[in-house]
The prediction has a mean pLDDT of 85. A computed fold for a 1435-nucleotide RNA from a metagenome, annotated as small-subunit ribosomal RNA.
RNA sequence: AGGAUGAACGCUGGCGGCGUGCUUAAUACAUGCAAGUCGAACGGAGAGAUAUGUAGUAAUACAGAUCUUCCAGUGGCGAACGGGCGAGUAACGAGUUGGUGACCUGCCCCGAAGUGUGGGAUAACAGUCCGAAAGGAUUGCUAAUACCGCAUGUGGUCAUGGGAUCUAGAAACCCAUGAUUAAAGCAGAAAUGCGCUUCGGGAGGGACCUGCUUCCCAUCAGCUAGUUGGUGAGGUAAUGGCCCACCAAGGCUACGACGGGUAAGGGACCUGAGAGGGUGGUCCCUCGCAAUGGCACUGAAACACGGGCCAUACACCUACGGGUGGCAGCAGUAGGGAAUAUUGGGCAAUGGGCGAAAGCCUGACCCAGCAACGCCGCGUGCACGAUGAAGGCCUUCGGGUCGUAAAGUGCUUUUCUGAGGAAUGAGAAAGGACAGUACCUCAGGAAUAAGCCUCGGCUAACUACGUGCCAGCAGCCGCGGUAAAACGUAGGAGGCGAGCGUUAUCCGGAUUUACUGGGCGUAAAGCGUGUGUAGGCGGUACGGUAAGUUGGAUGUGAAAGCUCCUGGCUUAACUAGGAGAGGUCGUUCAAUACUGCCGAACUUGAGGGUAUCAGAGGAGAGUGGAAUUCCCGGUGUAGUGGUGAAAUGCGUAGAUAUCGGGAAGAACACCGAUGGCGAAGGCAGCAGUCUGGGGCCACACUGACGCUGAGGCACGACGGCGUGGGGAGCAAACAGGAUUAGAUACCCUGGUAGUCCACGCGGUAAACGAUGAACACUAGACGCCGGGGGGGUGACUUUUCGGUGUCGUAGCUAACGCGCUAAGUGUUCCGCCUGGGGAGUACGGCCGCAAGGUUGAAACUCAAAGGAAUUGACGGGGGCCCGCACAAGCGGUGGAGCAUGUGGUUUAAUUCGAUGCAACGCGAAGAACCUUACCUGGCCUUGACAUCUGGGGGAUGCUCAGAGAUGAGCAGUGCCGCAAGGAGCCCCAAGACAGGUGCUGCAUGGCUGUCGUCAGCUCGUGUCGUGAGAUGUUGGGUUAAGUCCCGCAACGAGCGCAACCCCUGUCCCUGGUUGCCAGCACUUCGGGUGGGAACUCCAGGGAGACUGCCGGUGAUAAACCGGAGGAAGGUGGGGAUGACGUCAAGUCAUCAUGGCCCUUACGGCCAGGGCCACACACGUGCUACAAUGGGCGGUACAAAGGGUUGCGAACCCGCGAGGGGGAGCCAAUCCCAAAAAGCCGUUCGUAGUCCGGAUUGGAGUCUGCAACCCGACUCCAUGAAGUCGGAAUCGCUAGUAAUCGCGGAUCAGCACUGCCGCGGUGAAUACGUUCCCGGGCCUUGUACACACCGCCCGUCACACCAUGGGAGUUGGCUGUACCAGAAGUCGGUCGCUUAACCGCAAGGAGGGCGCUGACCACGGUGUGGUCAAUGACUG
Repeated sequence: AGGAUGAACGCUGGCGGCGUGCUUAAUACAUGCAAGUCGAACGGAGAGAUAUGUAGUAAUACAGAUCUUCCAGUGGCGAACGGGCGAGUAACGAGUUGGUGACCUGCCCCGAAGUGUGGGAUAACAGUCCGAAAGGAUUGCUAAUACCGCAUGUGGUCAUGGGAUCUAGAAACCCAUGAUUAAAGCAGAAAUGCGCUUCGGGAGGGACCUGCUUCCCAUCAGCUAGUUGGUGAGGUAAUGGCCCACCAAGGCUACGACGGGUAAGGGACCUGAGAGGGUGGUCCCUCGCAAUGGCACUGAAACACGGGCCAUACACCUACGGGUGGCAGCAGUAGGGAAUAUUGGGCAAUGGGCGAAAGCCUGACCCAGCAACGCCGCGUGCACGAUGAAGGCCUUCGGGUCGUAAAGUGCUUUUCUGAGGAAUGAGAAAGGACAGUACCUCAGGAAUAAGCCUCGGCUAACUACGUGCCAGCAGCCGCGGUAAAACGUAGGAGGCGAGCGUUAUCCGGAUUUACUGGGCGUAAAGCGUGUGUAGGCGGUACGGUAAGUUGGAUGUGAAAGCUCCUGGCUUAACUAGGAGAGGUCGUUCAAUACUGCCGAACUUGAGGGUAUCAGAGGAGAGUGGAAUUCCCGGUGUAGUGGUGAAAUGCGUAGAUAUCGGGAAGAACACCGAUGGCGAAGGCAGCAGUCUGGGGCCACACUGACGCUGAGGCACGACGGCGUGGGGAGCAAACAGGAUUAGAUACCCUGGUAGUCCACGCGGUAAACGAUGAACACUAGACGCCGGGGGGGUGACUUUUCGGUGUCGUAGCUAACGCGCUAAGUGUUCCGCCUGGGGAGUACGGCCGCAAGGUUGAAACUCAAAGGAAUUGACGGGGGCCCGCACAAGCGGUGGAGCAUGUGGUUUAAUUCGAUGCAACGCGAAGAACCUUACCUGGCCUUGACAUCUGGGGGAUGCUCAGAGAUGAGCAGUGCCGCAAGGAGCCCCAAGACAGGUGCUGCAUGGCUGUCGUCAGCUCGUGUCGUGAGAUGUUGGGUUAAGUCCCGCAACGAGCGCAACCCCUGUCCCUGGUUGCCAGCACUUCGGGUGGGAACUCCAGGGAGACUGCCGGUGAUAAACCGGAGGAAGGUGGGGAUGACGUCAAGUCAUCAUGGCCCUUACGGCCAGGGCCACACACGUGCUACAAUGGGCGGUACAAAGGGUUGCGAACCCGCGAGGGGGAGCCAAUCCCAAAAAGCCGUUCGUAGUCCGGAUUGGAGUCUGCAACCCGACUCCAUGAAGUCGGAAUCGCUAGUAAUCGCGGAUCAGCACUGCCGCGGUGAAUACGUUCCCGGGCCUUGUACACACCGCCCGUCACACCAUGGGAGUUGGCUGUACCAGAAGUCGGUCGCUUAACCGCAAGGAGGGCGCUGACCACGGUGUGGUCAAUGACUG
């Protein structure tokens, strides 16, 4: 990702059906309606009607009668139903199961029996009076199905006695005796009907009891006085401490009492594979409630939503005296809230109340209205239609896509509009709110009808532009810092569709609380250890029982819902009928394997007895020697002690050292261990006393007596606390000395608690095997300790039981590892875990003298924390080994002057890049203009350059203006042709386009640097591992080398190494000019000439070197060492050659290139300037500071190069640079060209010099269009710093360093001290690998992986958040003691009063009022508990 909702919010919205709609304030309510009805119970009153009578001519009036109707009243029934709400309630409240032998029941049904006879009142009404009102008082009259007496007693009830039955004992039933107990009438002509009374039964409804089930907190562990039981009385329909008196002292609780929090319960609903988890709105059942609290009355039923009384709060009326009210009924209002509807119609249907009925009443109900709130159905058209239109978007510019989509043509009419018809629901008749509605018919016309979300992954769907860590997105991971499929917009696409998204909540995924279905060695998790209570679990065989368990039958599990089947609305939703499913449920029958229970056995688990053994097991009391220290004495003299080095300290007042004597305390060397004992902590000189546990052998005995173990109890290292001892050594704290940036440390000198003993407390540790206890089973091998047996003369060997170790099979494990001493396979019991931090903290409880321990959270915060293993990297880890890495040497740099590059600064510009090694004499192998990219100024705009189109034209040369670009003008008519044309050039015009050294080297290609010429980097197959990966590539040797050899679960291979290539070193062959000249000849004495081909040399080809040979070492290998031979010896020397990769290394300014940017300029042309600046700083160099030297003179020997726009000889001129000159040379021929250091001779004599040459003045030469900025060189003059360089630092191992000159590229010339080459002269040193730097291999640790330039900790400062403490303060709930006590009920009472009954009367019985007692709501006072809020300050 899914499903769900009484929903809300955002955007959008065509129709219909069926449902649903205050989840919040059980807040307060205006107004209307929601419970009445009966005249056939009664007295009446009014009205109407009818007929009659009387009066009147009549209208009409009066009278009684009849009929109809009825306000108020008496009376009856109803109002206890229906409707609403969920505050309270954790309860027999609910669900389910039974029970009542402990009960009630109006109206209704069935049955039995009756309904006789009397009496007194009273409302209405009338009069009087009080009050504003509400209402009330009093006098008088009256009726009844109102009230009362008497009779009768089928029957009921009670008492006593008896019977029979089922049983549990008293029920019910039957009999006898006694006592007691009923009634009402009305209608009708009547029949009769409706009532009334008593009893029995039924149906339905209720009441009570009961087993089981029913949320969270144990940081709530003890609760309880009517409490638990009994007896008696009261009370009730009825049982019962329900209430009361008395008696007893009980009752509940770890299977969770009591307390606190939360909550109506169920059928069901949502989810889930299920088990579960969550929910309890609509509908149905039950309960509770009616402003808040209390109380009773009436009644069949209430402690009563639309009844009463009282109290309280609130609201209203008032004449201020007093009254009235209760929407959690239907609408509606205010308020609250994210949020929830009309003050509608009708009793037509269903149902209810009353009535004989007609009927009346019914906001129950049936309908309508509002709301996409939900579910379901339908529609917004259908077919054809390609030039694939326009337009949008993208584009590689070709095209693609929206897209048959549109337009257009044809068709249809659900919906819509208009008109007409018109129901079912209704029964024998009348009567329809819905409703002129559903539905039907006709007409009209594509007409009236599409949105929302998403497109980085999860997750279906991609491009462009904008933006540039901004704006924003975001469920998680995460996007955004100039190429964003993630932001915003657009196009396109995906999904769903009258809806779509978001938010909230629940389940799911989550085996992530694990019953199904998890774990605890190292990830979170085994209590420090034992003992043992409750509990859980429990050996072998038999019998019984049948509680658990299993099966059958039966009852019940309401309806609705769910599943299946069938039917009704056009379909579906919805709905009707039938069936099924649903309980740990009740009853009964049966089974008996297992478990339980009862009985009676057994011996193997367990235990004790007799025998033996080992041991630092424990306790208390003795005893021993060594050592340390101290004290006394002797000897003896200047130090000692201590450290990395020192110092403090001790010592001439005699230490240390040494000898003798003494004192004291603590600990027990060797043995000694990989050893032993103990439950753990722990236990060590020796002997003895007391004592616990354990092993082993044999034999009898007891007979399951066992295992584990929540709480409890005990033990429990070190350190700590209390009291009293003791105190040698050691040693927190403390002091001093050192170290250091500091050093409250590490080191040193001292030193107090403490360490020791006794008694008491404390109760924790990495109390670890990080591994609970017990039992059973499951390969071995090799040790050690204790005991027993067998064999052997013995050393010894073998076997068995117990313990303690190492390795290892199967198996287990995430891996590491464990592996009969399990972390394997099983059983039983206990403890514990559920992301990291906060935190083992806070609060509370318990314990403690304290320190503190134990139990043990939350707010808040993070997107991880963690385990094991892997590959790297790293280490002031280890091992092995390399390198001019160090060391040993030689010469430098760093100081001076100058050159050059860079930084910085300056500037109009000082163009840009390179920045540790690996930028800095680098790009630059040539900046005066050019170059040139920069600056200033002047110009151009299809452009300096490319392609295309059209038109025109020779190219080109010359003159003038201007700083030039450029402008103006003049002259002029090309090349190849097969003669058609072709190639090229110039000008004009128009646009497509050119152009950019503008940006991005972090978008790129290519090239390059670096580690590093380091010896490494990989692959295939196989094997091992869950995997990352490993093996190979490690190991033993060896090498310059992953070089080679050997070994090996590896065997092979590739890129690297080496070799192949080039130069050089020796020889040979071939060839012989321009090179060479031994011998011969000539000679101007120059290989000059003849000649020669020997030599050198040149340049082609070959040979040679391979550890091949010998000796030694080594595994006989590889190889190494030495030697021979050889020009060369172990890679001969040098070069080219650079593995996989690293550094987002360098370069967009060599070139190429994506994207972005500029387009009369960021393009192009030109002149001048700049890149050459200069307080400074750094890098790289040159020249020096001198005598191994400088100057002067003479003289010798190279190699490698270059040369026609060139090198340029001889000769002449000039001091010289150079000029003239022009031979020779396209070069083994000629030229550059002189090599220099060297050698010979001479001078200088330690001096800022005969060193050094900077700088400056003057005069020149050369190149060039041009040397001012800004060239090189020459000559004359000038003659600065500098006397060998601080810290530091660089190069080099042999033809090397050092030193000397020569050449070349670039180039007109030049900064050439740079770079690249060449040869000449030509050293020193390497013991060695400890150290510095870099690197290779193996190994180890890791909390690093941007990889040690890593990671990361704490303090402090400031701001904010959450929380604890806190003098207290405020409020809620509640316990307890007391005060008080409305209404009411019950009791008492004779103060007052009283129709019925009794009585002749007096009076009585009974009642009422009053008073009073008890109980009690509200209220009050005191004192506790608990929760919440708040509080200076503080953790």

It matches the Rfam family "Bacterial small subunit ribosomal RNA".